Predicted 3D model of a 97-nucleotide RNA (TPP riboswitch aptamer (THI element)) from Devosia equisanguinis.
RNA sequence: GUCGUCUCGCUGGGGUGCCACGGUUUACCGUGGCUGAGAGUUACCCAUUGAACCUGAACCAGGUCAUGCUGGCGGAGGGAGUCUGAGAUGGCAAUGG
Numbered sequence: 001g002u003c004g005u006c007u008c009g010c011u012g013g014g015g016u017g018c019c020a021c022g023g024u025u026u027a028c029c030g031u032g033g034c035u036g037a038g039a040g041u042u043a044c045c046c047a048u049u050g051a052a053c054c055u056g057a058a059c060c061a062g063g064u065c066a067u068g069c070u071g072g073c074g075g076a077g078g079g080a081g082u083c084u085g086a087g088a089u090g091g092c093a094a095u096g097g
Base pairs, nucleotide, nucleotide: 001092002091003090004089005088006087007086008085009083010081011047012046013045014044017034018033019032020031021030022029023028053078054077055076059072060071061070062069
């Protein structure tokens, strides 16, 4: 000097379900429970080496009080950074001793 990896910074993307009870009077709100990183969070996760997340999907199989709860679907399709911003680390190259 360059390439890769990791962490941080900046910027951007994403999701917010099911059940019970109560208030309500059928909209909505509150409390508790289930799964999970996260179920409105000063948060969490993900950012092209892209399963964060969306479509397929009011899908299929299993299971549950119930639910994308688990697996399939998925070597399917889409999807937000080519950040010379900082640090650490490894390789390669050059130069000097």

It matches the Rfam family "TPP riboswitch aptamer (THI element)". Rfam links the family to the GO term thiamine pyrophosphate binding.